This is a predicted structure of a 73-nucleotide RNA (transfer RNA) from Candidatus Opitulatrix roisinitermitis. The source organism's lineage runs through Bacteria, Actinomycetota, Actinomycetes, Bifidobacteriales and Candidatus Opitulatrix. The coordinates come from a structure-prediction model, not an experiment, and the mean pLDDT is 81. It matches the Rfam family "tRNA". The family's RNA type in Rfam is transfer RNA.
RNA sequence: GGGGCUAUGGCGCAGUUGGUAGCGCGUUUCAAUGGCAUUGAAAAGGUCGGGGGUUCGAAUCCCCCUAGCUCCA
Numbered sequence: 001g002g003g004g005c006u007a008u009g010g011c012g013c014a015g016u017u018g019g020u021a022g023c024g025c026g027u028u029u030c031a032a033u034g035g036c037a038u039u040g041a042a043a044a045g046g047u048c049g050g051g052g053g054u055u056c057g058a059a060u061c062c063c064c065c066u067a068g069c070u071c072c073a
Stems, first nucleotide, its partner, number of pairs: 001072007010025004019056001027043006049065005
């Protein structure tokens, strides 16, 4: 220098024929228990690495950039 992959709530991940984001763990509240643990119920929390474009509409298509991993030179 060139190619490929990855980048989604605190953490680990899912989410393809583009239609407005979900699971597990964790956190908070409530209940059961004398209390802890545990179990059950509910809730909060992300606009999807950054910018631009296409579209009525994009995490999901196109372009540029950033970071990490990897292959080639």